[in-house]
This is a predicted structure of a 319-nucleotide RNA (Bacterial RNase P class A) from a Burkholderiaceae bacterium. Rfam family: Bacterial RNase P class A. It is annotated as a ribozyme. The source organism's lineage runs through Bacteria, Pseudomonadati, Pseudomonadota, Betaproteobacteria and Burkholderiaceae. It is recorded under the gene name rnpB. The sequence is in RNAcentral, with records from ENA.
RNA sequence: AAAGUUCGCCGGACGAUCGCUGGCAGCGUAGGUUGCGAGAGGCAACGUCCGGACUCCACAGAGCAACGUAGCAGGUAACACCUGCCCGCCGCGAGGCGAGGAUCAGAGCAACAGAGACGAGUUUCGGCGAGUCAAAUUGCCGAAGGUGAAACGGGCAAUCUCUACGUGGAGCAACACCAAAUAGGCGGCCGAUGAUCCUGCUCGGUGAGGUCGCGGGUAGGUGGCUUGAGUCGGCGGGUGACCGCCGGCCUAGAGGAAUGAUCGUCACGGCAUUCACAAGAAUGCCGCCCAGAAUCCGGCGUACAGGCGGACUUUGCUU
Numbered sequence: 001a002a003a004g005u006u007c008g009c010c011g012g013a014c015g016a017u018c019g020c021u022g023g024c025a026g027c028g029u030a031g032g033u034u035g036c037g038a039g040a041g042g043c044a045a046c047g048u049c050c051g052g053a054c055u056c057c058a059c060a061g062a063g064c065a066a067c068g069u070a071g072c073a074g075g076u077a078a079c080a081c082c083u084g085c086c087c088g089c090c091g092c093g094a095g096g097c098g099a100g101g102a103u104c105a106g107a108g109c110a111a112c113a114g115a116g117a118c119g120a121g122u123u124u125c126g127g128c129g130a131g132u133c134a135a136a137u138u139g140c141c142g143a144a145g146g147u148g149a150a151a152c153g154g155g156c157a158a159u160c161u162c163u164a165c166g167u168g169g170a171g172c173a174a175c176a177c178c179a180a181a182u183a184g185g186c187g188g189c190c191g192a193u194g195a196u197c198c199u200g201c202u203c204g205g206u207g208a209g210g211u212c213g214c215g216g217g218u219a220g221g222u223g224g225c226u227u228g229a230g231u232c233g234g235c236g237g238g239u240g241a242c243c244g245c246c247g248g249c250c251u252a253g254a255g256g257a258a259u260g261a262u263c264g265u266c267a268c269g270g271c272a273u274u275c276a277c278a279a280g281a282a283u284g285c286c287g288c289c290c291a292g293a294a295u296c297c298g299g300c301g302u303a304c305a306g307g308c309g310g311a312c313u314u315u316g317c318u319u
Stems, first nucleotide, its partner, number of pairs: 001315010012266007020039002023036005041290002046301002049299005054171004066167005071085005086100001087098004101162002106160002108156002118153001123144008175223004185214006197205002230249008268287008
C1' cells in the first nucleotide's frame, strides 16, 4: 500500500416563527389564558420469536398426552440468550458456522447413475448338479467388474421414536377502585277502604302502581404508569460472560393515542465550474438512512444513506 477479519462509536448543530401533549406556577366561578420547563430510538421505540417481572383465573398427589430444549462447565431473575473450553465443518490466515444425547428397542427414508438402494433379490465369469439331442431355463458354491455419497457393511434422529430436563391458562384492552342516564333486579313502606295522572285546591274522571333504600353491570373517570434485575464514573474480583462496593444522575408517560411544520445560518457528502505547481480555496446545484414509544425489563432476529475509530490477518514493497 492493497485485500480482508473483528470490535466499538456517530448517524446532524444552532436560531426564528407557527403549532401538538403532559407537568408546575399565576389569573379566572368556569370554558380557558399567561409564564416557565419537559417531550422517541438505532445495546433499533420495529418483528412480537424466546425468557421473566407484574395481574387475574385455575390448581391435593401421581401419571399420560402435547409442545419445547439437548457436548461439558459457568453467568443470569430467567431463557432457546451470553461466556469459556472440547469436538466437527469452512477459510492460507485473522476468524466464521454447528438442534453437538441415543441407530445392539422398534419403525420409516435415500435423488441421479446402476442388474440391484436397505425389502428382497440379482449383472458377468468359473465349477458342480438338474434339464435338453444340443441349447434355453434352473439349484448350490466360488470369484469379479462397473455405477454411486453409500453395494449388504452401514448412513440419516432438523422422520417417527427412545432417554434426560422443562412447560397450568390468559394477558396492562391484565387487573383494582369511583360511578351517571335509561331499562331491569332485590327489600321496606303506601296502595281497589283507590296509587298515579288530568291538577295548585275542590268536584269529577282515570284504574295499578307510587315512593324510599340497596346491589350488579354499561357510558365516563381514576389508579396500575414508569425509580428500574436503571444509568454514568471510580475501585476491586473473575480468562470471560458477569459480580461486589462507593459516589453522582433522574431521562416521555400519551392513551384512539402528543413528540410536528416552515425558513435561515453552519456542518457533512457528492457533482459541476473557476483559481492554484501542489496542498487546497471560492461559487452554484443536489443529497443527508432505517424507522415512530403504548405496562416494564433481559435476549434474539430483522432494517439502516453516509461517516469515524481500535485491534488483528494475508500479500507486496521499503528500511